[in-house]
RNA sequence: GCGCACGUAGCUCAGUGGAUAGAGCGCUGCCCUCCGAAGGCAGAGGUCGCAGGUUCGAAUCCCGCCGUGCGCG
Numbered sequence: 001g002c003g004c005a006c007g008u009a010g011c012u013c014a015g016u017g018g019a020u021a022g023a024g025c026g027c028u029g030c031c032c033u034c035c036g037a038a039g040g041c042a043g044a045g046g047u048c049g050c051a052g053g054u055u056c057g058a059a060u061c062c063c064g065c066c067g068u069g070c071g072c073g
Stems, first nucleotide, its partner, number of pairs: 001072007010025004018056001027043005049065002052062002
């Protein structure tokens, strides 16, 4: 340099055109308990990598750029 895949919550990931973006773990508070690490309930946390385009509507499709991984030269 070329090709392919990926980038969504603190971490691991789901969501592949439809309205308020989700799960598990973690975190915070409350309940329970003699105490708690177990169990129960609630909550916080997201410009969906950046910018543009298509569309009535984009995390999702298209173009460019950035980053990561793998392969080729």
Molecule: transfer RNA
Organism: Thermoleophilaceae bacterium